[in-house]
Formats: sequence, structure tokens, C1' cells
RNA sequence: GUGGUUGUAGCUCAAUGGUAGAGCAUCGGUUUGUGGUACCGAGGGUUGCGGGUUCGAGCCCCGUCUACCACC
Repeated sequence: GUGGUUGUAGCUCAAUGGUAGAGCAUCGGUUUGUGGUACCGAGGGUUGCGGGUUCGAGCCCCGUCUACCACC
């Protein structure tokens, strides 16, 4: 340089074009003499970035950046 894959909550990952979720973690509560375990609840997101298509985009299209793989 060429082709491909990846990017979503603090972490690991989901999500048929139709309200962005789960587990762990964090915070609060119940339980406990304290802690842990267990149970209940809450907070936390410009879906890497910038545009486009669409009534509607995490998803489709274009550009760009990061990481990884293959080829040269």
C1' cells in the first nucleotide's frame, strides 16, 4: 500500500430499520452483633468521529480514526 474484521454503560458482551439491554462492578435498602453471602431497588450511554438515505438508523450507504488479521 491492498483486502477483511472490530469499536455500544466502569469491565465483559447482547440488540429483525420501530422506547438501547443483560451479567459483573458502583450506590441505597432489607437481612447480620460486624463483615461477607442472599434478596430488593437506583444511578450510569452523543452506540469511535463526521456526513448521507429513511417517517424512523446501534443496524443501510460514504468518508475518517483506532485495534487486530491476511497478502504484498
Molecule: transfer RNA
Organism: Candidatus Dojkabacteria bacterium